[in-house]
Context: one part of a larger RNA
Molecule: large-subunit ribosomal RNA, domain IV
Organism: uncultured Pelagibacteraceae bacterium
RNA sequence: UGAUGUUGAAGGAACUCGGCAAAAUGCCUCCGUAACUUCGGAAGAAGGAGGACCCAUUUUAAGGCAACUUCAAGUGGGUGGCACAAGCCAGGGAGAUGCGACUGUUUAUCAAAAACACAGGGCUCUGCUAACACGUAAGUGGAUGUAUAGGGUCUGACGCCUGCCCGGUGCUGGAAGGUUAAUGCGAUUAGUGCAAGCUAAUUUCUGAAGCCCCAGUGAACGGCGGCCGUAACUAUAACGGUCCUAAGGUAGCGAAAUUCCUUGUCGGGUAAGUUCCGACCUGCAUGAAUGGCGUAACGAUAUCUCCGCUGUCUCCAACAUCAACUCA
Numbered sequence: 001u002g003a004u005g006u007u008g009a010a011g012g013a014a015c016u017c018g019g020c021a022a023a024a025u026g027c028c029u030c031c032g033u034a035a036c037u038u039c040g041g042a043a044g045a046a047g048g049a050g051g052a053c054c055c056a057u058u059u060u061a062a063g064g065c066a067a068c069u070u071c072a073a074g075u076g077g078g079u080g081g082c083a084c085a086a087g088c089c090a091g092g093g094a095g096a097u098g099c100g101a102c103u104g105u106u107u108a109u110c111a112a113a114a115a116c117a118c119a120g121g122g123c124u125c126u127g128c129u130a131a132c133a134c135g136u137a138a139g140u141g142g143a144u145g146u147a148u149a150g151g152g153u154c155u156g157a158c159g160c161c162u163g164c165c166c167g168g169u170g171c172u173g174g175a176a177g178g179u180u181a182a183u184g185c186g187a188u189u190a191g192u193g194c195a196a197g198c199u200a201a202u203u204u205c206u207g208a209a210g211c212c213c214c215a216g217u218g219a220a221c222g223g224c225g226g227c228c229g230u231a232a233c234u235a236u237a238a239c240g241g242u243c244c245u246a247a248g249g250u251a252g253c254g255a256a257a258u259u260c261c262u263u264g265u266c267g268g269g270u271a272a273g274u275u276c277c278g279a280c281c282u283g284c285a286u287g288a289a290u291g292g293c294g295u296a297a298c299g300a301u302a303u304c305u306c307c308g309c310u311g312u313c314u315c316c317a318a319c320a321u322c323a324a325c326u327c328a
Stems, first nucleotide, its partner, number of pairs: 001323008010314002014312001019309001027051005036041001038157001052079008061070003080084001092307007099299002104116002120155007132141003158294004163224003168221002170217005177212003184205001186203007225243005252286001253283001264280005
């Protein structure tokens, strides 16, 4: 000097990105227990009291023929200690918010999460030799199942809801017309052959799906405007005009895990708050199953605050053990 422990005056988070680490809490019995809530919870909420040993006594239960032994609960009195759940073991707590409903799963070896899954919801395909998947095939799975079944895809408990656009892309349906391959009936020309014929080229017509075309379809991929004017202070614009569009963002929420300007402005908390909470709306660039907004319970989740507690710190010190170091 380092490592692992133990202890510490006064203060008690002043440390720090951040209470990281440590300390504290911890068991049993009794009392007591809020908001909120899906009425189950929240809850061991929080908070408080008692606990050793001895004597006397009341009652219960079990065993036993009985004497009696054991267990449990209570009442009264007393004894000792700094300390009685005397060691080990053994919850710190409360409030607010984001995200995800939950239990679960995951990057074996830097990520455990808000990611994945999930029950629930929707769309879509599939009538059975099913759809779909594997395989060249035979065949197999699906399934010894049969639409309350199976496959695909999106969303993700629950509550309230899920607006407008079918112009583009996709999907589904339609079949009149256009386009269109091989093919097919012909026609013409050339070569060849005595001929029947054969071969080649050109060409009119014929000719499926597809595409063009016509419709439908958003819990399909997706999209959801601009400018100008206007009210008897000012400001603003319920109102009007105009251009464009397939249609111009509805309900909600909103400086947000989304807000650049930005530490926006106001309020709260602090002596002082780029974080936090509540509002406002000027949404650079929110928005409805790429789900929107809430939400009790839950979380080794993220952020903020408070109580308790402490060597995290003010400010370091001592001790124990091991190493380093010196000598042998």